Description
Model confidence (mean pLDDT): 77 of 100. This is a predicted complex of two RNAs, RNase P RNA and transfer RNA, with 442 nucleotides together.
RNA sequence: GGCUGGCCGGGCGACCGCGUGGGGCAACUCACGAGGAAGGUCCGGGCUCCGCAGAGCAGGGUGGUGGGUAACGCCCACCCGGGGCAACCCGCGGGAAAGUGCCACAGAAAGGAAACCGCCUCAUCGUCCCUCUUCGGAGGAGCGGAAGGUAAGGGUGAAACGGUGGGGUAAGAGCCCACCAGUACGCCGGGAGACCGGCGUAGCUAGGUAAACCCCACCUGGAGCAAGGUCAGACAGCGCACGUUCGAGGGUUGCUCGCCCGAGUGCGCGGGUGGACUGCUGGAGGCGAUCGGCAACGGUCGUCGUAGAUGGAUGGUCGCCCGCCGGUCUCGUACCGGCGACAGAACCCGGCCUACAGGCCAGCCCAU
RNA sequence: GCCCCGGUAUCCCAACCGGCAGAGGAGGCGGCCUUAAAAGCCGUGCAGUGUGGGUUCGACCCCCACCCGGGGCA
Numbered sequence: 001g002g003c004u005g006g007c008c009g010g011g012c013g014a015c016c017g018c019g020u021g022g023g024g025c026a027a028c029u030c031a032c033g034a035g036g037a038a039g040g041u042c043c044g045g046g047c048u049c050c051g052c053a054g055a056g057c058a059g060g061g062u063g064g065u066g067g068g069u070a071a072c073g074c075c076c077a078c079c080c081g082g083g084g085c086a087a088c089c090c091g092c093g094g095g096a097a098a099g100u101g102c103c104a105c106a107g108a109a110a111g112g113a114a115a116c117c118g119c120c121u122c123a124u125c126g127u128c129c130c131u132c133u134u135c136g137g138a139g140g141a142g143c144g145g146a147a148g149g150u151a152a153g154g155g156u157g158a159a160a161c162g163g164u165g166g167g168g169u170a171a172g173a174g175c176c177c178a179c180c181a182g183u184a185c186g187c188c189g190g191g192a193g194a195c196c197g198g199c200g201u202a203g204c205u206a207g208g209u210a211a212a213c214c215c216c217a218c219c220u221g222g223a224g225c226a227a228g229g230u231c232a233g234a235c236a237g238c239g240c241a242c243g244u245u246c247g248a249g250g251g252u253u254g255c256u257c258g259c260c261c262g263a264g265u266g267c268g269c270g271g272g273u274g275g276a277c278u279g280c281u282g283g284a285g286g287c288g289a290u291c292g293g294c295a296a297c298g299g300u301c302g303u304c305g306u307a308g309a310u311g312g313a314u315g316g317u318c319g320c321c322c323g324c325c326g327g328u329c330u331c332g333u334a335c336c337g338g339c340g341a342c343a344g345a346a347c348c349c350g351g352c353c354u355a356c357a358g359g360c361c362a363g364c365c366c367a368u
Numbered sequence: 369g370c371c372c373c374g375g376u377a378u379c380c381c382a383a384c385c386g387g388c389a390g391a392g393g394a395g396g397c398g399g400c401c402u403u404a405a406a407a408g409c410c411g412u413g414c415a416g417u418g419u420g421g422g423u424u425c426g427a428c429c430c431c432c433a434c435c436c437g438g439g440g441c442a
Stems, first nucleotide, its partner, number of pairs: 001365008010321007018033006035342001039353002042351005047224004054257004059220005064078005079093001080091004094215002099213002101209003116154002118150004125144003129140004162180006181205002183202008228278004237269006249261003285304008322340007329332001369441007378394003387425001395414001396412005418434005
């Protein structure tokens, strides 16, 4: 000068206040009372209900490999690719050699394609020139047109069908050859696997895009504590439509089938209530030791008790100390003043992401 | 608490399946007309699509995270 991991995030006391629980007839008193993110609601699970949720299609999600876990889109280790001198960091990291689509502008051509310039051509048409001539023509060279060959070169583009050299050819081209790079296939070796290394064969050279459709593999029933349960209380019905075994309608993602419930249901207008209790906090729990494992994590033993509001409690004042900032002077770690981040539980957990003044600890790398 | 939708100029609102990066109306500004104003006429984009990052040759559009606003559910 950097990289990585972990932690704290004001402390103590007094007084006043708030919530919950216990005690007390009462006055009152005792105990406890936010977070690493309680946040965003982005994933996964527990729990609860729907008919224990059956089949197919659709839909949604995940995407290197192996492991961890209740589960995950999370975590750990490794592989591959990229960045960095390094510690280390980043990756929505299956398939483009199944199919389809798209690739604007520019450019000749945007994918088994294409001839704009250039290069080349047997024969051919027009024109001009030169040479020869037996005056009929013959040969050569140039320009232009038409027909064709060519992907080496120029030019366009984000991207143009491997690179270098040689042979070859009318001119060229993996057309052929040598070397290099890549790919596919086969064999051998290493690894649990992703994958890595070696040898051989094939001129095979295959553009990008799947955060476009799609294909492959795996996962996926839905809804959510305003779930659900118990109790109490209030009210007024009316109209239309369909239907009662030939069955309306419903069973909470869509469609079809299956299954089940079923005598009322749906829509519109009007009226009433908008309370209490429960679910409700002890759970995949925290801490310590030890064992297994590279690790995530798991096993065993010990120990601890730690929020439950429902317009929603957890706050305020003062004193001392701590940290930071500013000022003053007699420069002492002095005095005075100010500040103390982000934020705040609401069924509960595991993650991810985002916000965060200031500070502490550990390990590693580079330079001197 | 749970679920859903939206964000483009000062305001309202387009942009199909990604392609010259953005159309229209009202308003604003400047000019003409008028003694002056209104109305009218002419001219003028005044913005880079809520923010940041990614995919792609290329993003208002696709993906991820965040910010802001609105709605529904006992």
It holds a member of the Rfam family "Bacterial RNase P class A". The family's RNA type in Rfam is ribozyme. Gene Ontology terms of the family: ribonuclease P activity, tRNA processing and dimeric ribonuclease P complex.